[in-house]
Molecule: small-subunit ribosomal RNA
Organism: soil metagenome
């Protein structure tokens, strides 16, 4: 000096990582939608380089020529007119200039382009400047014009005849060209200067003028400006699924052609050139200044302007000319378009406007040469769609405006609303002011100053000629600022958004519907996400939407990534080209650095200043332009030359270890088959079995033989190899390492694209060999099935020998190399040093293990790096399509190697973390199992559920944990949108207002009706507060109207409460502190110990909370008090007899306090602990027995029909009364229970013992009556008094005799009783008859561990009664077995695995079917593209001919002829065309394959836990499928044991 760098959303349950999708910004020559005042100044066919009507867009010069009209002058006339001369308009000719600028446009073009620096010793240049010089004599034609003709038309043809600054000869002529020879520069060169010679080649003296050396013009020459030709270096798209590619190719010699160099062209001769630093090929694209973005570096883009290049209907040609191979010139070919008399012609908007087509889209068939500029011309001036300008489109940048002040009753409306109120909102209203824009009328600065012209004056040499100066005149297409007057708040605000990113929310409608959406996701009935409204928010004359660019994106990582497990290390190695490279010396100066200098166009960009009122916009002056050329310059580093050196590196010599390699023998033990003896019935096989085998003698057991494979101990995280691998033994060949000497070589070294060569299994191809083992088959089993797992068998194969194949989880999921960084153990192979002879110590290489630093996303890694660095090479750039398709190339075949797209998905991953889960482990609980005992399940009935039925069978409750559950009492009532029917509408209830008026209660009657209700009316009794009692109020009520009430109607998935369960389970958590990048760990783990996270101990943890435990209740023992209704030992009384009475507190008992139990004592085990296990006292013993209490949370558990409550639906009904019916309906199914099958038992008869409760419309004694339910009639008792009330199972006696019975007791007749308004649907009891099924109950399941179970009864709630066998309580007799934890289930805590997190009732795979999309293969069909090769061959250049045709020169006197030239011919070239074999590229194909998707269908369970046969990777085979097997290889397997190591 430089000013300049932000991230968020989304993968999980939660975290780090990785990684891609989105987003927020800038920006366009855009378009689309809503919307829409006003002006500057930009800016507009980006698609079809498709076609085009129509008009303009290039033309000037009369001061180059020559002719013609009007008109003039003169002269002639036959008066029609004609002649001469002057005139010179207007069209057109000859002629000069110009048309090659200037305008458009982007096809083609990857180099003949650009672009940046040079060359040109290889070149041109009209018009302009300047400079010296020149311009002589002559000549012959042709347009026009005239005459004539052909054609429709374009246009042409003949004849006559004329001028030029047109053309043509000749003369002269040089500094010009050439050629010959000198000299000078110079390395040289063909150059450049300077001398000689030869030789060649100019013009218009014309034009204006009164008048030309002088002005404008001609020639020839030199210089200049500028403007161009060609050339060289370097840079400049993608494709290797395009690797060879080239005959004029490459290069000489000679020649041709051009301004000019050159294979540009041609003969010839040679065999070259280009290439992995990408030729050739395809594909796409004009470059460039610069524009967009970005902090930069980048990336993208090349619209407008400027530069360059190319194109001008499509190809192909050439003329002229200074320039052209020419956009509005020529010619031939071709498409296509239009006239056309059919014979022929014309055209060529990528100029300016317009128009049609294509399309999502681009304007006006304006205006003027006024101004800049260009052509012409002396000039005046003409032309000029260049250009100025209007014009159209908010296309885009900019600027300005729709007012401004005050204004609360915070007005109305709107919306919300807890109904208080909020809010829109100072906003309106209304008052006051102002007057930009726009409007309307005026008047006008400037865009103008030249030029001319004319007059003046002054200078250039005296000029027609130039310059200045003034004067006067003489120019605006188009805009019009500013400035005055007028009017008026008056004419001018929209859009898009409001879940999060992303600034901004309420309300309603809707009901996964309509819809929304960048990305994540919203929508299934309270959506801030749809749609609407209010309202907020952001922009604002706009505003959002789509395309697209860059950016965030460090997600192609130069700046600035990476590869052990996320994508990614090649299977290993030699080695080519490359790339990097050791120590010291001197030189160079290409790399490099530093000075300087040329360049780097203008515009743009950044500063400064200016000019439009400001901005946009422009004008000026500066940087900048990171490049590139040249000069001079350092010399540490790369690089080059040169010269040493020994530490890499390599050789020697000495020593060694080793399953390194490759080939021949040889062994021994198992095995199989074989023959043989011995034996006699089974072997063999499995979870169990079976198929197989054996009396023809299996198996086992002895002997003999053969035969093929492998190589037991030793053996070991122990060797050796590059990896792939390599194990008896000897022997020959061989490769490599290591130690040591320090002898030699002297960087000889790393690495390695491409190539070659090795490469486990498996498989191929040919001959062998074949004991075991075995895909594939076949059998047998298991299963629902079993193309599997398991068993019997067995082919290929496995072995050997050539020869392929080249792939693996070819792994250390880690390339090779070289250097460096603390340590500790303990293997292997060598050296060395010291020894007291046990051993110690040191160095090198290799193989391990654990760990500092550091690294990492953690897991880990850590001198064998994943650490710090340096070199060289592979490799990756979301999942999925797919390692597939295509092409290539290897292969005999499998197949390999290269290696996409479409299309679809917001993820897919990695690592930890914390749950839950495992057919994972380990520890430990529970009546969880074992053990025992009784049941259930079969009967019969009841009770509740499902079903089915019905007009209704109200609902609700669903495994466990619904189902004798809501129901602690459904004939009526209960009872309910259950059903029928009848009725009511401010309601059965509740609160207000208003208005009536005292009409109101409440009892008794009348009518109608089933009742409710509805109608009429009488009579009896009753009435709040004030009070002056005369009354007032109108309270309450009543009636009529409005608010409103009501709903057991929906939503338990919108909700409080409140309940069930896991679960009396031991567990859940906090602060603080340490650990971790985080999630989150620790604590709370281990280890003892318990019923318990109870307690001790130890430890980065320390404390605490909310559980458990304790406290509460009861109950077991004792006391103490207190003594009535409760008791009675003693003492009295009294009775037949009873605590009936007196009295008593001694007991029992009651209910009130205490005691009393804490592992406190002993002894033991234990860590000196916590505890435990025995005991000993005691009513009781380790929680003493129940009991109440239920942690942080689970299931969207249950309840909207207890209650309460948001929404929400109804309101002459879904409310509300009522008559009746139905919740009890019954072929059936389950659950929960009664009572039973009997003899431990039934029946009768007698006799005993409780508790706990309940009672006034209530319990009732006792007495009569009745067989009995009950009656009837009466007492006590609001109850420790009275009644209920008998307990009953026992006990005692008797009966019954094993039977469907004196066992059961269903059903069912009769007959009675109670309660109720009423028992028919639908009570309960009681007599008497009837007496059914049932003889111990399949699978299977229940409950209990002690006062339990299991038996017996007893009360009670509810309740008029009752369908209670149900529930809740309460005694009473009272077992039995367990002292175990292998196994069911469930649970706890540790650990493990995990693809689960709705959490295993999880996840998830593949095949079949259905839709839908895109892709590939295919008989073919169709089209595009350059190429080749043949074959015609236009124009035309060149070349040769040229007998016809020919005005200028020559020769001739002429006729003629002669150079020249021209038609015409012929030849090489040669566009289009046509034929032909290929190549490559796209379409399209009958059918086919696989793929993605998709609500949700079938069939398996393949994978995730040991996924239930660990998986998986290469193969090879089978199979509906996932997948099975075989064979080798991985651990990225769980778990148990052993080994082996490592820490301590």
């Nucleotide at each position: 000096u430089u000013u300049g760098a932000a991230g968020g959303g989304u993968u999980u349950g939660a975290u780090c990582c990785u990684g891609g999708c989105u987003c927020a910004g800038a920006g366009u020559g855009a378009a689309c939608g809503u919307u829409g005042g006003c002006g500057g100044c930009g800016u507009g066919g980006a698609u079809u380089a498709g076609g085009c009507a129509u008009g303009c867009a290039a033309g000037u010069c009369g001061a180059g020529c020559g002719a013609c009209a009007a008109g003039g002058u003169c002269c002639c006339u036959u008066c029609g007119g004609g002649g001469a001369c002057c005139g010179g308009a207007g069209g057109a000719g000859c002629g000069g200039c110009u048309a090659a600028c200037g305008g458009g446009g982007u096809a083609g073009u990857a180099a003949g382009g650009c672009g940046u620096a040079g060359g040109u010793c290889a070149c041109g240049u009209a018009c302009c400047u300047c400079c010296a010089g020149g311009a002589c004599c002559g000549g012959g034609a042709u347009a026009g014009c005239c005459g004539g003709g052909g054609g429709a038309a374009a246009c042409c043809c003949c004849g006559g005849g004329u001028a030029a600054u047109a053309c043509c000869g000749g003369a002269u002529g040089a500094c010009c060209u050439c050629c010959c020879g000198g000299g000078a520069u110079g390395u040289g060169a063909u150059g450049u200067c300077c001398g000689g010679g030869g030789a060649g080649c100019a013009a218009a003296u014309g034009g204006u003028g009164a008048g030309a050396u002088u002005c404008c013009g001609c020639c020839g020459g030199g210089a200049g400006a500028g403007c161009g030709g060609c050339u060289u270096a370097c840079g400049u798209g993608g494709u290797a699924c395009u690797a060879g590619g080239u005959a004029g190719u490459u290069g000489g010699c000679g020649g041709g052609g051009u301004a000019a160099c050159g294979g540009c062209c041609c003969a010839c001769c040679a065999a070259g050139c280009c290439u992995g630093a990408g030729a050739u090929g395809c594909c796409u694209a004009g470059g460039g200044g610069g524009u967009g973005u970005g902090a930069g570096a980048g990336c993208a883009u090349g619209g407008c302007c400027c530069c360059c290049a190319c194109c001008a209907c499509u190809g192909g040609g050439a003329c002229u000319g200074a320039g052209a191979u020419a956009c509005u010139g020529c010619c031939c070919a071709g498409a296509c378009a239009c006239c056309u008399a059919c014979g022929g012609g014309u055209g060529g908007c990528u100029g300016c406007a317009g128009u049609c087509g294509a399309g999502a889209a681009u304007c006006u068939u304006c205006g003027g040469c006024a101004a800049u500029g260009c052509g012409c011309g002396c000039a005046a001036g003409c032309g000029u769609g260049a250009c100025c300008g209007a014009g159209c489109g908010a296309c885009g940048c900019c600027g300005c405006g729709u007012g401004c002040g005050g204004g609360a009753u915070g007005a109305a409306g709107g919306c919300c609303c807890u109904u208080g109120g909020g809010u829109u909102g100072u906003a309106a209203a209304c008052c006051g002011c102002u007057g930009u824009c726009a409007g309307a009328g005026g008047g006008g600065a400037g865009g103008a100053a030249a030029u001319c012209a004319c007059g003046u004056g002054g200078g250039g040499u005296u000029c027609u000629c130039c310059c200045c100066a003034c004067g006067u005149g003489u120019u605006g297409a188009c805009c019009g600022a500013g400035c005055c007057u007028c009017a008026g708040a008056g004419g001018a605000a929209g859009c898009a958004c409001g879940g999060g990113c992303u600034a901004a929310g309420u309300u309603c409608g809707u009901g996964c519907c309509a819809g929304c959406a960048g990305c994540c996701g919203c929508g299934g009935u309270a959506a801030u996400a749809c749609g609407a409204a209010c309202u907020g928010u952001g922009c604002g004359a706009a505003c959002g939407u789509u395309a697209c660019u860059c950016g965030g994106a460090a997600u192609c990582a130069c700046u600035g990534g990476g590869c052990u497990u996320a994508a990614a290390g090649g299977g290993u190695g030699c080695g080519u080209a490359g790339g990097c490279g050791g120590c010291c010396c001197u030189u160079c100066a290409a790399g490099u650095c530093g000075g300087g200098u040329g360049u780097g166009a203008a515009a743009g960009u950044c500063c400064c200043c200016g000019g439009c009122c400001u901005a946009a916009c422009c004008g000026g002056g500066g940087a900048a332009u990171u490049g590139c050329g040249c000069c001079c310059g350092a010399a540490a580093c790369u690089a080059g030359a040169g010269g040493g050196c020994u530490u890499g590196a390599g050789u020697g010599c000495g020593c060694u270890a080793g399953g390194g390699g490759u080939g021949u023998g040889c062994g021994g033990a198992a095995c199989u088959u074989c023959c043989g003896g011995u034996g006699g019935a089974g072997c063999g096989g499995u979870g169990a079995a079976a198929u197989g085998u054996g009396u023809u003698g299996a198996u086992a057991u002895c002997g003999g033989a053969a035969g093929g494979a492998a190589c037991g101990c030793c053996g070991g995280u122990g060797g050796c190899g590059a990896a792939a691998g390599c194990g008896g033994c000897a022997c020959a060949c061989u490769g490599g390492g290591g130690c040591g000497c320090a002898a030699c070589u002297g960087a000889c070294g790393c690495u390695g694209a491409g190539g070659c060569a090795c490469g486990a299994a498996a498989g191929c191809c040919a001959g062998g060999g074949g004991a075991g083992c075995g895909a594939a088959c076949g059998g047998g089993a298991u299963u629902a099935g079993a193309u599997a797992c398991c068993c019997c068998g067995g082919u290929a194969g496995u072995c050997c020998u050539g020869g392929c194949c080249g792939u693996a989880a070819a792994c250390g999921a880690u390339g090779a190399g070289c250097a460096c960084u603390g340590g500790a153990c303990g293997g292997g192979a060598g050296g060395g040093g010291c020894u007291u002879c046990g051993g110690c110590c040191c160095c090198u290489c290799c193989g391990g293990u654990c760990g500092c630093a550091g690294c990492g996303a953690a897991a880990g890694c850590g001198a064998u790096a994943a650490g710090u660095g340096c070199u060289c090479c592979g490799c990756c750039u979301g999942g999925g399509g797919a390692g597939u398709a295509u092409g290539g190339u290897c292969g005999c075949a499998a197949g390999g190697c290269u290696g996409a797209a479409a299309c679809u998905c917001a993820a897919a991953g990695g690592a930890a973390u914390u749950g839950a889960c495992g057919g994972g482990g380990g520890c430990u609980c529970a009546c969880a199992c074992a053990a025992g005992c009784g049941g259930u399940g079969g009967a019969g009935c009841a009770u509740g559920u499902g079903g089915c039925u019905u007009a209704a069978u109200u609902c609700g409750a669903g495994g466990c944990a619904a189902c004798g559950c809501g129901a602690a009492g459904a004939a009526c009532c209960u009872u309910a949108u259950c059903c029928c029917a009848g009725g009511u509408u401010u309601g059965a209830c509740a609160u207000g207002u208003a208005c009536g008026g005292a009409u109101a209660g409440u009892c008794c009657g009348c009518c109608u009706g089933a009742a409710a209700g509805g109608g009429a009316u009488g009579g009896g009794c009753u009435u709040g507060c004030c009070c002056u009692c005369g009354g007032g109020u109108g309270a309450a009520a009543c009636g009529u109207a409005c608010a409103c009430a009501g709903g057991u109607g929906c939503u338990g998935c919108a909700u409080g409460g409140c309940u069930g369960u896991c679960g009396u389970c031991a567990g859940c958590u906090c602060g603080u502190g340490c650990c971790g990048u985080g999630a989150g760990g620790u604590g709370u783990c281990a280890c003892g110990u318990u019923a318990a996270g109870u307690c001790g101990u130890u430890g980065a943890a320390c404390g605490a909370g909310c559980g458990a435990a304790a406290c509460c209740c009861u109950u077991a023992u004792c006391c103490u008090u207190a003594g009535u209704u409760g008791c009675c030992a003693g003492c009295g009384c009294g009775u037949c007899a009873u605590g009936g009475c007196g009295g008593g507190g001694a007991c029992u008992c009651u209910a009130a306090g205490g005691a009393g139990a804490c592992u406190g004592c002993c002894g033991g085990u234990g860590u000196c602990a916590a505890a435990c296990c025995g005991g000993a006292g005691g009513a009781a013993g380790g929680u003493g027995g129940g009991g109440a209490c239920g942690a942080c949370g689970u299931c969207a558990a249950g309840u909207c029909a207890u209650c309460a409550u948001g929404g929400c639906c109804u309101u002459u009904a879904u409310g509300c009364c009522u008559g009746g019916g139905g919740c009890u309906g019954c072929a059936c199914a389950c659950g929960u229970g009664c009572u039973a099958c009997a003899a431990u038992g039934c029946c009768g008869c007698g006799u005993a013992c409780a508790a706990a409760g309940g009672g006034a419309u209530g319990c009732u004694a006792a007495g009569c009556c009745g067989c009995g339910a009950g009656g009837c009639c009466a007492u006590g008792c609001a109850a420790a008094u009275c009644c209920c009330a008998a307990a009953a199972a026992g006990c005692g006696c008797g009966g019954c005799c094993c039977a469907g019975u004196u066992c059961g007791g269903a059903u069912u007749g009769c007959a009675g009783g109670c309660u109720g308004c009423a028992a028919c649907u639908c009570g309960c009891c009681u007599g008497c008859a009837u007496g059914a099924a049932g003889c111990c109950g399949g699978a299977a399941u229940c409950g209990c561990u002690a006062g339990u179970a299991a038996u017996c009864g007893c009360a009670g709630a509810u309740c008029a009664g009752c369908u209670a066998u149900g529930c809740u309580g309460c005694g009473g007799u009272g077992a039995a077995u367990g002292u175990g934890u292998u196994c069911c289930u469930g649970a706890g805590c540790c650990u493990u695995g995990u693809a689960c997190a709705c959490a295993c009732c999880g996840c998830c795979c593949g095949u079949c079917a259905a839709g839908c999309c895109a892709c590939g293969a295919a008989a073919g069909c169709g089209g595009g593209g350059g190429g080749c090769a043949u074959c015609c061959g236009a124009a035309g250049u060149c070349g040769c001919c040229g007998a016809g045709c020919u005005a200028a020169c020559c020769c001739g006197c002429a006729a003629g002829g002669g150079a020249g030239g021209c038609a015409g011919g012929c030849g090489c070239c040669g566009a289009a065309g046509a034929u032909g074999a290929a190549c490559u590229c796209c379409g399209u194909g009958a059918u086919u394959g696989g793929g993605a998707c998709u609500a949700a269908g079938u069939c398996g369970u393949a994978a995730c836990a040991a996924g239930g046969u660990a998986g998986c990777c290469g193969u090879a085979g089978g199979g509906g499928a996932a997948c099975c097997u075989g064979c080798g290889g991985c651990u990225g397997g769980a778990u148990c044991a052993c080994c082996u190591c490592c820490u301590u």